This is a predicted structure of an 81-nucleotide RNA (c-di-GMP-I riboswitch aptamer) from a Nitrosomonadales bacterium. The sequence was found by an Rfam model in a public genome assembly. Taxonomically the source falls in Nitrosomonadales (Bacteria, Pseudomonadati, Pseudomonadota, Betaproteobacteria).

RNA sequence: UCAGCAACUUGGCAAACGUACCGAAAGGUACGGACGCAAAGUCUCCGGCCUAAGGGAAGCUACGGUAGCGGGACUGCGACA
Numbered sequence: 001u002c003a004g005c006a007a008c009u010u011g012g013c014a015a016a017c018g019u020a021c022c023g024a025a026a027g028g029u030a031c032g033g034a035c036g037c038a039a040a041g042u043c044u045c046c047g048g049c050c051u052a053a054g055g056g057a058a059g060c061u062a063c064g065g066u067a068g069c070g071g072g073a074c075u076g077c078g079a080c081a
Stems, first nucleotide, its partner, number of pairs: 005078001012037002017032006035068001041074003045071003048066003054061002
């Protein structure tokens, strides 16, 4: 330095739910709150899933969303086998 993560240490993030606000919705933001997470840090490049305002006669459809659904890219902390 790289890989790994059974133990130890400093800590970190924050599900459901509640309140307020934004949004057509999915969902998001803030505060409270902890289900969990060794990248649950950041990024929609690929796949999946969710929503359908708008479009369409209808079936449908993303330029919307989910990074805590995966893959991938970049970056970070710790101490032993």